[in-house]
RNA sequence: GCGCCUGUAGCUCAAUGGUUAGAGCAUCCGCCUUAUAAGCGGAAGGUCGGUGGUUCGAAUCCCCCCAGGCGCACCA
Repeated sequence: GCGCCUGUAGCUCAAUGGUUAGAGCAUCCGCCUUAUAAGCGGAAGGUCGGUGGUUCGAAUCCCCCCAGGCGCACCA
């Protein structure tokens, strides 16, 4: 330099262009317990990597950019 893949909650990941973007773990609160853990119930936590576009409507489709991974090429 070229190609492919990935980017969504603190972490690991879902989500057919259409309801208010969800789950597990973690965190916090409550129940339970002598107490802790486990278990049960609940809460909080997101400008869906950035910009622009398409569309009545975009996490989802398209252009460009950024970051990470893999392969290929180059390496006097």

A computed fold for a 76-nucleotide RNA from a Patescibacteria group bacterium, annotated as transfer RNA. The sequence is in RNAcentral, with records from ENA. Its Rfam family is "tRNA". It is annotated as a transfer RNA. Rfam describes the family as follows. Transfer RNA (tRNA) molecules are approximately 80 nucleotides in length. The prediction has a mean pLDDT of 82. The organism belongs to Bacteria candidate phyla, within Bacteria.